[in-house]
RNA sequence: AAGUGAAGAGUUUGAUCCUGGCUCAGAUUGAACGCUGGCGGCAUGGCUAAGACAUGCAAGUCGAACGAGAAGCAGACUUCGGUUUGCGGAUAGUGGCGAAAGGGCGAGUAAUGCAUUUCUGACGUACCCCGAGGCUCGGGAUAGCCCAGGGAAACCUGGAUUAAUACCGGAUGAGAUCCACGAUUCUAAAUGUUGUGGAUGAAAGGCUUCGGUCGCCUUGGGAGCGGGAAAUGUCCUAUCAGGUUGUUGGUGGGGUAAUGGCCUACCAAGCCUAAGACGGGUAGCGGGUGUGAGAGCAUGACCCGCCGCAUCGGGACUGAGACACUGCCCGGACUCCUACGGGAGGCUGCAGUAACGAAUAUUCCGCAAUGCGCGAAAGCGUGACGGAGCAAUGCCGCGUGUGGGAUGAAGCCCUUCGGGGUGUAAACCACUGUCAGGGAUUAGGAACCAAUGACCAAACCCAAAGGAAGGGCCGGCUAACUUCGUGCCAGCAGCCGCGGUAAUACGAAGGGCCCGAGCGUUAAUCGGAAUCACUGGGCUUAAAGCGUGCGCAGGCGGACCGGUAAGUACCUUGUGAAAUCCCUCGGCUCAACCGAGGAACUGCUUGGUAUACUGCCGGUCUUGAGCAUGGUAGGGGCGGUCGGAACGAUAGGUGGAGCGGUGAAAUGCGUAGAUAUCUAUCGGAACGCCGAAGGUGAAGACAGGCCGCUGGGCCAUUGCUGACGCUCAGGCACGAAAGCGUGGGUAGCGAACGGGAUUAGAUACCCCGGUAGUCCACGCCCUAAACGAUGUGCACUAGAUCCGGGAGGUUCUGACACCAUCCGGAUCGAAGCAAAAGUGUUAAGUGCACCGCCUGGGGAGUACGGUCGCAAGGCUAAAACUCAAAGGAAUUGACGGGGGCUCACACAAGCGGUGGAGCAUGUGGCUUAAUUCGAAGCAACGCGAAGAACCUUAUCCUGGAAUUGACAUGCACGGAUUAGCGUAUGGAAACAUGCGUAACGCGGUUUACCGUGGAACGUGCACAGGUGCUGCAUGGCUGUCGUCAGCUCGUGCUGUGAAGUGUCGGGUUAAGUCCUUUAACGAGCGAAACCCUUGUCGCUAGUUGCCAGCGAGUCAUGUCGGGGACUCUAGCGAGACUGCCGGUGUCAAACCGGAGGAAGGUGGGGAUGACGUCAAGUCCUCAUGGCCUUUAUGUCCAGGGCUGCACACGUGCUACAAUGGCGGCUACAAAGCGAAGCGAUACCGCGAGGUGGAGCAAAUCGCAAAAAGGCUGCCCCAGUUCGGAUUGGAGUCUGCAACUCGACUCCAUGAAGGUGGAAUCGCUAGUAAUCGCGGAUCAGCUACGCCGCGGUGAAUACGUUCCUGAGCCUUGUACACACCGCCCGUCAAGUCAUGGAAGCCGGAAGCGCCCGAAGUCGCCCCGAUUCAGGGGUGCCCACGGUGAGUUCGGUGACUGGGACUAAGUCGUAACAAGGUAGCCGUAGGAGAACCUGCGGCUGGAUCACCUCCUUU
Repeated sequence: AAGUGAAGAGUUUGAUCCUGGCUCAGAUUGAACGCUGGCGGCAUGGCUAAGACAUGCAAGUCGAACGAGAAGCAGACUUCGGUUUGCGGAUAGUGGCGAAAGGGCGAGUAAUGCAUUUCUGACGUACCCCGAGGCUCGGGAUAGCCCAGGGAAACCUGGAUUAAUACCGGAUGAGAUCCACGAUUCUAAAUGUUGUGGAUGAAAGGCUUCGGUCGCCUUGGGAGCGGGAAAUGUCCUAUCAGGUUGUUGGUGGGGUAAUGGCCUACCAAGCCUAAGACGGGUAGCGGGUGUGAGAGCAUGACCCGCCGCAUCGGGACUGAGACACUGCCCGGACUCCUACGGGAGGCUGCAGUAACGAAUAUUCCGCAAUGCGCGAAAGCGUGACGGAGCAAUGCCGCGUGUGGGAUGAAGCCCUUCGGGGUGUAAACCACUGUCAGGGAUUAGGAACCAAUGACCAAACCCAAAGGAAGGGCCGGCUAACUUCGUGCCAGCAGCCGCGGUAAUACGAAGGGCCCGAGCGUUAAUCGGAAUCACUGGGCUUAAAGCGUGCGCAGGCGGACCGGUAAGUACCUUGUGAAAUCCCUCGGCUCAACCGAGGAACUGCUUGGUAUACUGCCGGUCUUGAGCAUGGUAGGGGCGGUCGGAACGAUAGGUGGAGCGGUGAAAUGCGUAGAUAUCUAUCGGAACGCCGAAGGUGAAGACAGGCCGCUGGGCCAUUGCUGACGCUCAGGCACGAAAGCGUGGGUAGCGAACGGGAUUAGAUACCCCGGUAGUCCACGCCCUAAACGAUGUGCACUAGAUCCGGGAGGUUCUGACACCAUCCGGAUCGAAGCAAAAGUGUUAAGUGCACCGCCUGGGGAGUACGGUCGCAAGGCUAAAACUCAAAGGAAUUGACGGGGGCUCACACAAGCGGUGGAGCAUGUGGCUUAAUUCGAAGCAACGCGAAGAACCUUAUCCUGGAAUUGACAUGCACGGAUUAGCGUAUGGAAACAUGCGUAACGCGGUUUACCGUGGAACGUGCACAGGUGCUGCAUGGCUGUCGUCAGCUCGUGCUGUGAAGUGUCGGGUUAAGUCCUUUAACGAGCGAAACCCUUGUCGCUAGUUGCCAGCGAGUCAUGUCGGGGACUCUAGCGAGACUGCCGGUGUCAAACCGGAGGAAGGUGGGGAUGACGUCAAGUCCUCAUGGCCUUUAUGUCCAGGGCUGCACACGUGCUACAAUGGCGGCUACAAAGCGAAGCGAUACCGCGAGGUGGAGCAAAUCGCAAAAAGGCUGCCCCAGUUCGGAUUGGAGUCUGCAACUCGACUCCAUGAAGGUGGAAUCGCUAGUAAUCGCGGAUCAGCUACGCCGCGGUGAAUACGUUCCUGAGCCUUGUACACACCGCCCGUCAAGUCAUGGAAGCCGGAAGCGCCCGAAGUCGCCCCGAUUCAGGGGUGCCCACGGUGAGUUCGGUGACUGGGACUAAGUCGUAACAAGGUAGCCGUAGGAGAACCUGCGGCUGGAUCACCUCCUUU
């Protein structure tokens, strides 16, 4: 010193909180696999086939127990063949000890086991130690050896002979054992101890230096080791609930070392079991090990202890010890040998082999050390053991260099092209020497006088940076990011999830991060997981309270006293093996590893002390509980009896055509008289008002009146008993509706069924009928949303109000009232609790007692099994497989065939259209070589296109060309070729090929050349180009909701939070406009205002405009002089603000009415478009990322197409006529445009137009005629004097060119069409309607389009029920891609697991019967003196056979449901009032979701009414 210890994250949602599962980060391993691999130390290494094994070894030793005795050596003899003696001691045998240890493995075993603590007075013990005594006399065999024989072999048989510490007999008996009779402070008791007498049974020798020593026999004790017993503990399963006949006990006997049903005979009928017997499954147990803060959970390799096993099964023998791993016998399977007669074998010892498997080593060295056996010893043996080898299998240690070295090499990567990164990293310079390598040598392991090392090890010397780095990861969790490739492919993935052309998530590269001789993956355990909760969870709605009560066992239990000391606390005794863990030291250079000492082992046990609490025993008490007495309320229960209303039926009367029913109808009833109405009679079922938030009951449930029987409650009084109590597994009883059985009954209602409707269908909702049933009696069933989704009991913890039932007090009495009290039923609410909603003395608060239940979703309350039921079915109750969620409460939205309020040409009221016709135009479709492309509900479709004959124009088609290009920039080279002009050939053109001439600047100069330069040209590189793709990569622009009134922020406050408040409420407005109230106070973007235009007036100005007055002139005209008055033009101002008056209104905002005014409540119109939505539109305006293309998807050219026509739709024009058409005459605008232009007067032409050219860059000239209108004439209701399509002919104009494919004119032709079905559009005033005029584009034009301009100029709006859209508030929601949402079931396809199934196959455990080896025991016979031995037999019994079953598993035609699977079919059940509210139980029906009946629930929306509460 030994108690030092506790972390979370990802994932359900649009977001939030909670519940809840899944997953991750940590540690660990006898591991395996992938990539990689330098050295050493210490450990570890067949987890699978307790499946099979070739070969070698793993148990021997003793000559000092015994006889024989080979080779060899020596001596002697010899006939040289050999014989003999001695030494020698191999080898085998007799005998002794050992072989029961050591070593291996974990099959079996749930208790004959193991662990802990005890007991043995119920036992044994070879070898060892201590003590006592003894060792005497005899005897006969036998193996070996030898001989003979059999056999292939193994081996066996016979004969003869021999020894012992082998065997046998006699003697002796201290002590031992047994018997008898006594004793006994032993013990709880017993077979203990002890005395006397009697009986029984021993022995072996060897060696010797003769001292002794080693043995032997009897016996006492010890140590150690065993046998036996008891208690406690020791996995899962009740879908195993009853088991047992030697079973339980007794007596006698047997057996054993010993107790015992251990065995046997007899007797009795017991014994075990819900604290789980019996059965089934699994498993060796412990010390320990892993993990964990701990409690626990998991585990039992290596090491230690115990048990079990030895090819499978049985058996005994020997022995101190075995029922014996390398002994024996028998049976089975397998393998081997064989001469077929018969034999041999057992690696779960060490190595090793094949097999199995993801997977686990050398057929090594040595007995040197430690230990064991034998031996007196030397020694021998020892695959125990000590070592080495193999393997990164684990732990630990070391190294792969160290220092210097650039504003930083190269390479590679990235880049904004500037640079940055790799990176002091390398190169280069200097230095060092660990490990590996080589060399020579010897401390230590060797202890013990010496000797002795298989193997390890140690210090020393040498050389050279030389031989030594990888693995995983980089989207989040989780440390670490870029580029390229790929394009829902290939692939990744632990969870969430990545990948569909810009991937930090796939693959590669560069870079980075983490570990490092390893790094990752997989598998497994614990942890995190408080996710089985003892420590330490829950059950109103998330999973979870039994439908309700009674109640045995069990659990728990009021006050006081005494005793006891079981629990409990403290002290103490013994034990808790060692190792391990922990602490302190120590030894290997450190560490791992090892050693020593300690602590600990939380346990059991002995004795003692204490007595608060619990228990037990005894006594007492009254407050818990019960009883008694007196009252009291009640749809509590059962039986009987009576009643009225309604309904239906029957009979009769009246009456006369319908009734009934619905959204609307029909089926149905009715002239055979219905419905309606009156009278009479009959029948069954249910009981209006009272009546309620009310009452009673344990729950289900209970309702007309009266009578009878009967249960319970409450209040008051305090009299009695004296804890008699609470809860309750199993058990018992009750238990709505539906349903079942038997018998009745049947008015109404009414599953099924029939008919009628609705509908795409309608097996439904609606209607007409209608059977079971609903009712009664008796018997079953036993389930419900059986709900307060809230178990029962007791106690405590603020109140307020109301209702029901009692009994008190106050006042003289009574009523009313007030006060306090007990019980029951409700609402609101403090604290607290709760995830929140909520709950809150009727708890879901705070505690106690007991019971029940839950542990992710689906599969499934299903299958199988059991049990109950007549059946339907109930109760009990899984698994495979599959998903990463399923869920609760609340929030914000969105949505609703929910509600409220409000608005809008939304409807209504009106006017005019579209939809029908012809034509124009756009689109779809079709067609085509091509009919280029885009736009697609509103918000595409007279749209892009404010002008397609060529061009435009787009590779849209056919054909022809060239390739640095039609266009831009740069570089290099060339040369004077060039541009331009003229010209030739080919060609459709583009273009190609030629010829001639030859420009500009500068310098020089014989003025015609030379030199040079820029541009150009040519050649070649870079590059250009693309109306190619992606609007789902984008910018910009635009549409739409919508000129709708909304959208937000700061601070504060509320809520755990998402969020809310503000922004809601009451008024008001066109408006979130303003006012007011107010936990909000302010602010921003929108609205409004500011801007333009128009309407009135004023001022200024006065040409090209104007002309009142003055003058001049003309046929006439502001034509001229002049004028600024007016109009007008275009600048600047004024004006309108609810400012004034009255009323309403909250003292407000505001509204209504009025005055004045050109205009009145935003005066009219325009521009102006919040946060956002639609991946809305546009890559073909433009810009732009990426991709694609480069003799082509770019460029040029010719021709064609975009105009194509059975058809469909949109938008328009013209009409259908008389409010009109045609002819003639005649008025009045505004706004524009004009030079490649507008073009007058004039002339020509019927006309389009032509000729011509005045004037005009325009308030001056021109286009230019305005039209509808007015006046007048004709037409007379018709396919027309309406309508103008179509077609023929003739022309004009533009243009290079009108064929495809222009417009216009004239003549002729004269189609459809007579006001338009369903449906649908626009418009609220200078609007609709109607009339013409102008402009852009443009050579011309298909313009009837579009954008503007003015002329004429209405009708209607009661109103907000409905349709559409929008805003605010509220409500429901299973939606959030937000209702174009979500989602259910059948059917069809594929895959997977599973249930049933005629059967078939296999395993397991028993039972009955048969057979019965070896063997023990018993009996009989033979043998003989006995023993041994032989023969026979009985019981038991392994294996085997057989029979009926049980149980488990496999398989199985067919069959049932289930799960899963981007785009299958049918419907629409559920979520909103989901369009018939939904759901639960039950019954019937139906393709399917489902429908219907009966009863129940709210976990139903909405409206109305009633009642109460809260607040003022």